Predicted 3D model of an 87-nucleotide RNA (c-di-GMP-I riboswitch aptamer). Its Rfam family is "c-di-GMP-I riboswitch aptamer". Gene Ontology term of the family: cyclic-di-GMP binding. The coordinates come from a structure-prediction model, not an experiment, and the mean pLDDT is 78. It was read from a public genome assembly, where an Rfam model found it.

RNA sequence: UUUGCCUCAUGGCAAACCGACUGAAAAGUCGGGACGCAAAGCUACAGGGGCUUGACCCGCAAUGGGUUGUGCUAGCCAGCUACCAAA
Numbered sequence: 001u002u003u004g005c006c007u008c009a010u011g012g013c014a015a016a017c018c019g020a021c022u023g024a025a026a027a028g029u030c031g032g033g034a035c036g037c038a039a040a041g042c043u044a045c046a047g048g049g050g051c052u053u054g055a056c057c058c059g060c061a062a063u064g065g066g067u068u069g070u071g072c073u074a075g076c077c078a079g080c081u082a083c084c085a086a087a
Stems, first nucleotide, its partner, number of pairs: 001087004012037002017032006035075001041080003047077002049073003053069006
C1' cells in the first nucleotide's frame, strides 16, 4: 500500500424495541437488547444531504413551497486517524 464473504483477538461497536432520565421537538444519556458494522472510532465553527423548530414571504388553502435563523443527525455522503489477519 492492497485485500478481508468466512472473524482469528480474554477482541470492538450496538439498530429496532423495553425501562428510567433530559428536551418544545428532532434527538440525546444510562441500563437491558442485537438489526447490522472492517472504521458503526473522531469531526456538525470545510462542504453537500436529511430531520426539528422560530420569524418572514408566496399560496384560496393544505399536513404545501421559498428565504433566513435555532437545535439534531458521523448508523446518509464526506474529511481525518487507526486495531487484527493475509499478501